RNA sequence: AACAGAGUAGGUACGACGCGUUAAGUGCCGUCGGAUGGGAGGUUGCCGACGGACGAAAGAUUUUUCUGCGAUGACGUACCGCAUCCGCUGAU
Numbered sequence: 001a002a003c004a005g006a007g008u009a010g011g012u013a014c015g016a017c018g019c020g021u022u023a024a025g026u027g028c029c030g031u032c033g034g035a036u037g038g039g040a041g042g043u044u045g046c047c048g049a050c051g052g053a054c055g056a057a058a059g060a061u062u063u064u065u066c067u068g069c070g071a072u073g074a075c076g077u078a079c080c081g082c083a084u085c086c087g088c089u090g091a092u
Stems, first nucleotide, its partner, number of pairs: 001092001003090003010080006017073002019070003028052007038086003058067003
């Protein structure tokens, strides 16, 4: 110097354990803020707070459990996963 590669936030599937079903959570909109490969940089992605609109699947058992349901939570495994510049790894 040129070539190849790894790693973030997070996403999807599956597993097991919970939560809700007396409606929280999820999803949608707005405002503000935050985090985001080792460094720089930052968002069409992510998270939080506040506000707004909307809104659900129960059944059996016989009385506390089972089967469901929810764009449900966190965990584990697998796969996917940051433009650009520098760095890192490999080989020349």

Notes: THF (Tetrahydrofolate) riboswitch aptamer, 92 nucleotides, folded computationally. It was read from a public genome assembly, where an Rfam model found it. Rfam family: THF (Tetrahydrofolate) riboswitch aptamer. The family has 101 seed sequences and 747 matches in Rfam 15.1.